[in-house]
Record summary
The RNA shown here (SAM riboswitch aptamer (S box leader)) has 90 nucleotides and comes from Actinokineospora auranticolor. The organism belongs to Actinokineospora, within Bacteria.

RNA sequence: GAUCCAUCCUGAGCGGCUGAGAGACCUGGCUCGUUGACGCCGCAGCAACCACCCAUCGCGGGCAGGUGCUACCGCCAGGAGCGAUGGAGG
Repeated sequence: GAUCCAUCCUGAGCGGCUGAGAGACCUGGCUCGUUGACGCCGCAGCAACCACCCAUCGCGGGCAGGUGCUACCGCCAGGAGCGAUGGAGG
C1' cells in the first nucleotide's frame, strides 16, 4: 500500500508567516476569501477510535499517552463506489 471493520447532520480559535484562491476528484450549484481565506508554525481547545486503569456474565466508568479534528450535513446534487479518520494488516 491492497484488504477488512467502525465512524463521518454533535463539538472546538487566537496569534505569527505567506499572498489568491479554497471547500478531496469530475460536472452543475452554493458558500468562504486582500475586512487576508486555503496552507505552514506556535499555543489553546474539541472529541474519545486505539493504549492504560477500575469494574462486570454483559452493559459501563475513568484518563487524555498514540492519533485525529477546530466554516457550511463528506456544503448540496449526480458520477466514480469515491473521499477522510481510527484500528487491524504488512

Its Rfam family is "SAM riboswitch aptamer (S box leader)". Rfam describes the family as follows. The SAM riboswitch is found upstream of a number of genes which code for proteins involved in methionine or cysteine biosynthesis in Gram-positive bacteria. Its mean pLDDT, the model's own confidence on a scale to 100, is 87.